[in-house]
Context: one part of a larger RNA
RNA sequence: CGCAGGAGACUUGAGAAGACCCGUCCCCAGUACGAGAGGACCAGGACGGACGAACCUCUAGUGCGCCAGCUGUCCCGCCAGGGGCACCACUGGUUGGCCACGUUCGGACAAGGAUAACCGCUGAAAGCAUCUAAGCGGGAAACCACCUUCAAGACCAGGUCUCCACAGGAGCACACCUCCUGGAAGGCCCCCAGAACACCACUGGGUCGAUAGGCCAGACGUGAACACCCGGCAACGGGCGCAGCCGACUGGUACUAACAGG
Numbered sequence: 001c002g003c004a005g006g007a008g009a010c011u012u013g014a015g016a017a018g019a020c021c022c023g024u025c026c027c028c029a030g031u032a033c034g035a036g037a038g039g040a041c042c043a044g045g046a047c048g049g050a051c052g053a054a055c056c057u058c059u060a061g062u063g064c065g066c067c068a069g070c071u072g073u074c075c076c077g078c079c080a081g082g083g084g085c086a087c088c089a090c091u092g093g094u095u096g097g098c099c100a101c102g103u104u105c106g107g108a109c110a111a112g113g114a115u116a117a118c119c120g121c122u123g124a125a126a127g128c129a130u131c132u133a134a135g136c137g138g139g140a141a142a143c144c145a146c147c148u149u150c151a152a153g154a155c156c157a158g159g160u161c162u163c164c165a166c167a168g169g170a171g172c173a174c175a176c177c178u179c180c181u182g183g184a185a186g187g188c189c190c191c192c193a194g195a196a197c198a199c200c201a202c203u204g205g206g207u208c209g210a211u212a213g214g215c216c217a218g219a220c221g222u223g224a225a226c227a228c229c230c231g232g233c234a235a236c237g238g239g240c241g242c243a244g245c246c247g248a249c250u251g252g253u254a255c256u257a258a259c260a261g262g
Stems, first nucleotide, its partner, number of pairs: 001153001005164007015150004021049006033038001051106005059100001061098002066093004071086006112144002118138004166182006188262002190206005211257003214253005221245002228239004
């Protein structure tokens, strides 16, 4: 921009994409078959491999504004306690998130259509024979559907429901039609954010408010803070005290910011 008024939802599916895999064992059954050796079809069941998708309960990884330990050096006047730098200095752990080495699920079960090679029925040309010439069946992981996803720019631009639809003016002799201006439903800008995201888009919220931050409470994690008191010459130990601290997590709370507006 289009989809012959403007919107908000929900949809149909032309079409497109994805997927499509393989094995071992048990049973049927040591049966059918076979002199024996050997050894099934069909039907049923169990377990795997590779591949794929989703997810984070478990296991594991990551963890750069979480916690602790600890070395050197500089600084906060000194002690104590801290801060900076040194690969995040190094070491041990680790929430959320992201993840695979982790978990769950998938290919379908049953079944359909039309077929390939091939197997047939009926059957002439050609009194016979012949699956074929007319006609009719069966028959593959391949094909068309069935499954998942996208999808009306599918210009044959689809469908359903709901909302708004007035006023003024111009081109015109009126009307139709076209255009301009304002308004309606509605949308956007703007702002706070987000398991959404390159931008855009998408989703939530904007005071009639829990959207983000802060704060409060909790969880998780670290692993027992500082000061003080007691013991010890001291290193250090004990008490207060399962302490202190604590990113993303959960709940609450208008303190801050979603104002003011277009």
The part of an RNA shown here (large-subunit ribosomal RNA, domain VI) has 262 nucleotides and comes from Actinomyces israelii. The source organism's lineage runs through Bacteria, Actinomycetes, Actinomycetales, Actinomycetaceae and Actinomyces.